This is a predicted structure of a 475-nucleotide part of an RNA (small-subunit ribosomal RNA, 3' major domain) from a Gammaproteobacteria bacterium. NCBI's taxonomy places the organism under Bacteria, Pseudomonadati, Pseudomonadota, Gammaproteobacteria. The coordinates come from a structure-prediction model, not an experiment, and the mean pLDDT is 85. The sequence was found in a public genome assembly.
[in-house]
Context: one part of a larger RNA
RNA sequence: UGACGGGGGCCCGCACAAGCGGUGGAGCAUGUGGUUCAAUUCGAUGCAACGCGAAAAACCUUACCUGCCCUUGACAUGCCAGGAAUCCUGCAGAGAUGCGGGAGUGCCGAAAGGAACCUGGACACAGGUGCUGCAUGGCUGUCGUCAGCUCGUGUCGUGAGAUGUUGGGUUAAGUCCCGUAACGAGCGCAACCCUCGUCUCUAGUUGCCAUCAUUCAGUUGGGCACUCUAGAGAGACUGCCGGUGACAAACCGGAGGAAGGUGGGGAUGACGUCAAGUCCUCAUGGCCCUUAUGGGCAGGGCUACACACGUGCUACAAUGGCCGAUACAAAGGGUUGCCAAGUCGCGAGACGGAGCCAAUCUCAGAAAGUCGGUCGUAGUCCGGAUUGGAGUCUGCAACUCGACUCCAUGAAGUCGGAAUCGCUAGUAAUCGCGGAUCAGCACGCCGCGGUGAAUACGUUCCCGGGCCUUGUACA
Numbered sequence: 001u002g003a004c005g006g007g008g009g010c011c012c013g014c015a016c017a018a019g020c021g022g023u024g025g026a027g028c029a030u031g032u033g034g035u036u037c038a039a040u041u042c043g044a045u046g047c048a049a050c051g052c053g054a055a056a057a058a059c060c061u062u063a064c065c066u067g068c069c070c071u072u073g074a075c076a077u078g079c080c081a082g083g084a085a086u087c088c089u090g091c092a093g094a095g096a097u098g099c100g101g102g103a104g105u106g107c108c109g110a111a112a113g114g115a116a117c118c119u120g121g122a123c124a125c126a127g128g129u130g131c132u133g134c135a136u137g138g139c140u141g142u143c144g145u146c147a148g149c150u151c152g153u154g155u156c157g158u159g160a161g162a163u164g165u166u167g168g169g170u171u172a173a174g175u176c177c178c179g180u181a182a183c184g185a186g187c188g189c190a191a192c193c194c195u196c197g198u199c200u201c202u203a204g205u206u207g208c209c210a211u212c213a214u215u216c217a218g219u220u221g222g223g224c225a226c227u228c229u230a231g232a233g234a235g236a237c238u239g240c241c242g243g244u245g246a247c248a249a250a251c252c253g254g255a256g257g258a259a260g261g262u263g264g265g266g267a268u269g270a271c272g273u274c275a276a277g278u279c280c281u282c283a284u285g286g287c288c289c290u291u292a293u294g295g296g297c298a299g300g301g302c303u304a305c306a307c308a309c310g311u312g313c314u315a316c317a318a319u320g321g322c323c324g325a326u327a328c329a330a331a332g333g334g335u336u337g338c339c340a341a342g343u344c345g346c347g348a349g350a351c352g353g354a355g356c357c358a359a360u361c362u363c364a365g366a367a368a369g370u371c372g373g374u375c376g377u378a379g380u381c382c383g384g385a386u387u388g389g390a391g392u393c394u395g396c397a398a399c400u401c402g403a404c405u406c407c408a409u410g411a412a413g414u415c416g417g418a419a420u421c422g423c424u425a426g427u428a429a430u431c432g433c434g435g436a437u438c439a440g441c442a443c444g445c446c447g448c449g450g451u452g453a454a455u456a457c458g459u460u461c462c463c464g465g466g467c468c469u470u471g472u473a474c475a
Base pairs, nucleotide, nucleotide: 001475002474003472004471005470007469008468009467010466011465012464013463015459016458019423020422021421022420023419026314027313028312029311030310031309032308033307034305035304042053043052064300065299066298067297068296069295070294073125077124078123079121080120081119082118083117086103087102088101089100090099091098092097107114108113127289128288130287131286132285136283137282138278139277140276141274143272148187149186150185151184152183153182154163155162156161167178168177169176193266194265195264196263198234199233200232201231202230203229204228207224208223209222212221213220237260240254241253242252243251244250316416320375321374322373323372324371325370326369332363333362334361337356338355342351343350344349382413387408388407389406390405391404392403393402429451430450431449432448433447434446435445
């Protein structure tokens, strides 16, 4: 100087408390451990691994296993020889591949030859998701959006170092003020950026409809007021008033205002810590393989199952289930695409073909809600696992191993031990909708809106953190 203390003081944070809803029990989904296996590819492992890399494992992916094949190689550059390239096709084979048949003669150049491509050959070499993240770059997680981390000069100290950065107030903040052997400065904080909330201007189609006609319908004429769209501005600064305070910074209350003291949300992550993670994104040193640890193919595996854990979904019902009727979104996607009307089917879906490169057409019915009816506490008209049967769709192909539909079947489950998680407001809870990936496949992920709470006395205690101080046999 740090680090640590079941030392002290001050102060924060859904840290506790106060509340609301969960997890832990059940069934299923998914990841992991373990076990098994020819293989169940590899990585991630307290917080900060475990719906993680993977925003899609039937083949492919794929790195694993078994078998069958290749050896200048699937790919790059250089050399030689032959042939244009390319297209059609037969046989064998699981295919890779092997052996054949036919068509075809291009471009530049007068020619020789050349460019591109194919086949064969020899050698330099290719290739490696092989090892080392404890050799590395880059990227990322984490403490933590915590308020800290430092420097120049000066001063003090033999020195390590100290001072500044401590102190009194204050703040979300090393934020600001005052004091001060310090005076300044840098990286952080804040602001500048995006978005939501109010208003004005500009613009008016594909959007909108107050007034006038018109219609089943903003449908048409008309209009651009309003909504909206998307560009430019205005607006909030403790600016104003009162009080407290040290005449300061600031705090408390108030006015006006759409919004008030950081208005809500996002992006933004200092010096560093964890030899944290990643050599399987990529790049890269070293090491290793080179008729194989490289390459091709078929099939299998990554989907196994006594069990254990994490994360979720669905429930255990009556503020509920079922039936009928009936409202109101936002944000997105669409040409190898989205697919309307209409017809068929109980349905998944099929036929059909209008429109749309989309404020025009379409996905698209929002659901919870509301209004009626029924059920009456029952393992039930709750719950839907499992299994049998019949189908639909995608795809070369659904056996291993897809999703969905219909009929039948109806398991566990009556609110969950010890323990444990999230959340302070348009939040939790609850309800549906969209998107990426994608031929097909979501209970995951990323977004969107609808309905919409309860509670916070307080900081003694648990956890994490900041500042000052004290002890130390630790560095």